[in-house]
RNA sequence: CAAUCCCACGCGGGAGAGUCUCCGUCCGGCCAGGGCGGAGCGCCGAAGGGGCAAUUCCUCCCCGGAACCUCUCAGGCGCCAGGACCGCGAGGAUCAG
Numbered sequence: 001c002a003a004u005c006c007c008a009c010g011c012g013g014g015a016g017a018g019u020c021u022c023c024g025u026c027c028g029g030c031c032a033g034g035g036c037g038g039a040g041c042g043c044c045g046a047a048g049g050g051g052c053a054a055u056u057c058c059u060c061c062c063c064g065g066a067a068c069c070u071c072u073c074a075g076g077c078g079c080c081a082g083g084a085c086c087g088c089g090a091g092g093a094u095c096a097g
Base pairs, nucleotide, nucleotide: 001097006092007091009089010088011087012086013085018041020040021039022038023037024036025035026034027033042077043076044075048073049071050070051069055065056064
């Protein structure tokens, strides 16, 4: 000096599932319609969390790590937001070299 791995940041992409029913309130002269909040049932899974464990490490076992598999606690089911993961960018830490 320092790739890879790891961490956070910026940009881009990024799925699924009811804008169902009822109540209250607001807009509206009234109706219709719409917004907001609450409750109920139904549903989704790719923030997070839990579980099993394919598997990974090791001579083997144990320990440790471990899923977009699973549970739906949380979260989500019009838009916005969020969003695992992927790509690009430049940083931080560590290190093979």